Large-subunit ribosomal RNA, domain I from a Pyrinomonadaceae bacterium, 506 nucleotides, folded computationally. NCBI's taxonomy places the organism under Bacteria, Pseudomonadati, Acidobacteriota, Blastocatellia, Pyrinomonadaceae. Rfam family: Bacterial large subunit ribosomal RNA. The prediction has a mean pLDDT of 87.
[in-house]
Context: one part of a larger RNA
RNA sequence: CGCAUAUGGCGGAUGCCUUGGCGGCACAAGGCGAUGAAGGACGUUGUAGCCUGCGAUAAGCCACGGGGAGCUGGCAAACAAGCUUCGAUCCGUGGAUUUCCGAAUGGGGCAACCCAGAGCUUCGGCUCUAUCCCACACUGAAUACAUAGGUGUGGGAAGCGAACCCGGUGAAUUGAAACAUCUCAGUAACCGGAGGAAAAGACAUCAACCGAGAUUCCCCUAGUAGUGGCGAGCGAACGGGGACCAGCCCAGUUGGGGUAAGUCGACGAGAGUUAGUGGAACAGUCUGGAAAGUCUGGCCGUAGCGGGUGAUAGCCCCGUACACGAAAACUCAAAUUGAUGACCAACGAAGAGUAGGACGGGACACGUGAAAUCCUGUCUGAACAUGGGGGGACCAUCCUCCAAGGCUAAAUACUCUGUGCCGACCGAUAGUGAACAAGUACCGUGAGGGAAAGGCGAAAAGAACCCCGGUGAGGGGAGUGAAAUAGAACCUGAAACCGUAUGCGU
Repeated sequence: CGCAUAUGGCGGAUGCCUUGGCGGCACAAGGCGAUGAAGGACGUUGUAGCCUGCGAUAAGCCACGGGGAGCUGGCAAACAAGCUUCGAUCCGUGGAUUUCCGAAUGGGGCAACCCAGAGCUUCGGCUCUAUCCCACACUGAAUACAUAGGUGUGGGAAGCGAACCCGGUGAAUUGAAACAUCUCAGUAACCGGAGGAAAAGACAUCAACCGAGAUUCCCCUAGUAGUGGCGAGCGAACGGGGACCAGCCCAGUUGGGGUAAGUCGACGAGAGUUAGUGGAACAGUCUGGAAAGUCUGGCCGUAGCGGGUGAUAGCCCCGUACACGAAAACUCAAAUUGAUGACCAACGAAGAGUAGGACGGGACACGUGAAAUCCUGUCUGAACAUGGGGGGACCAUCCUCCAAGGCUAAAUACUCUGUGCCGACCGAUAGUGAACAAGUACCGUGAGGGAAAGGCGAAAAGAACCCCGGUGAGGGGAGUGAAAUAGAACCUGAAACCGUAUGCGU
């Protein structure tokens, strides 16, 4: 040095576990904000730090409910000082307080800071003072009336927020095996606006000589008809089947008739949400550290979902089925009630710089094409129900509808969020980036980037005391424990790698 066996070190794979994630389903909620939000800074407990809570009334104050024995938040003990059956801690509802920054709004500013004016004051302090829009009042130039402007009062807006929605602006990578029309795509991105949904919506629609009857969404029609450097690709409709269904108003007068439906309020039986309450039924034996396991004999069940307890528990605990419960706040809401309001007849009315046209663009599945239809930047420009639009160039016949005003629930889309439940989803290199002080540490001037890191034991019973040692590190005894090769570098403890012992070989 090699091989073999045994036994260790290092290392942290594997197995098992789960506090955390991921994906859904049902219901709820779908906003918060000048009454100062979202998000922060700084403080705040008797004791340093981080997290949580809270705000100079600062892990809290008040009231009302619930609850019933301990409590003074977590890491996280200990000491100190206290509270509590005269009901604490805790849970719910309502209220009070709520520093400073932040739309930030008195002015400024390098956010959490600096500096003011006015009024009031119990002299501690308190309140007001931004901008824009609307309304009203007062005032008021050039300039006579007026207007612009100014001042004041009242009301509103602003800012934030995950997706969904509507609108405006609008790419490129890419594909076409290059590339320019085309595609990606009206996508991404940016901007504006709204709601719990939004948008659309009551035929100047389709159809085809038969008829249908607002809109929206789904399945088919159909990758069809088409469109297309007829390339790559793009891609309907009619019609059928479903979901859901709802229709109305203004552009108007007169007369009759009198209050139905509906609409808007008031009240609110009752229901739900925000704390909770009751809730059945088991003992022994054996093994074991421990019984829920074994064996024996019982019991409950509208409850044998699930979790915990020293191994696997219907009957030990929390629960579960089932049955109850609210002083207060919120939501829905029957009945009742107030206001408004139907209907009939007559005569009218029936949306103009509009429809259409030309040129240039855009949208339609449809790239200018034979290109209808829709929108419109420029220029034009009708008719008036004896009228007008459409039926894919265009014309006639025929059919069908009535534009140029407006409103409209449901079926549909989404999930920052709450509650409950589920999973042939993950199980610590997985699953969120994050099961741990995680958007932390750390990196970057900054925008931004962004980790690693879980497990003793049933219970700390976390090793008193003795010895070696530097008052060490570490170890040896002793003790605890079922186990200490479970000793905190702690479950299991693979491999690489490094030793020790023995044997053999060289």